[in-house]
RNA sequence: UCCAAGAUGGCCGAGUGGUCAUGGCGUCGGGCUUCUACCUCGAAAGCGCGGGUUCGAAUCCUGCUCUUGGAC
Numbered sequence: 001u002c003c004a005a006g007a008u009g010g011c012c013g014a015g016u017g018g019u020c021a022u023g024g025c026g027u028c029g030g031g032c033u034u035c036u037a038c039c040u041c042g043a044a045a046g047c048g049c050g051g052g053u054u055c056g057a058a059u060c061c062u063g064c065u066c067u068u069g070g071a072c
Stems, first nucleotide, its partner, number of pairs: 001071007010025003018055001027043005048064005
């Protein structure tokens, strides 16, 4: 330099065009408990950045950044 895959809450991991972005762990608050833990109810927190296509984009196209693997 080129090719491929990837980037989604604090962490992990689903979601191939439309309903409120799904789940686990964690955090915070309530209930339960003598207290803690367990259990249970609830809450906060997320689509790498820019542009395009579309009535509508996490999803399709494109440039860039970063990560991993490969070719010379």

The prediction has a mean pLDDT of 81. Predicted 3D model of a 72-nucleotide RNA (transfer RNA) from Caerostris darwini. The source organism's lineage runs through Eukaryota, Eumetazoa, Protostomia, Araneoidea and Caerostris. The RNAcentral record of the sequence draws on ENA.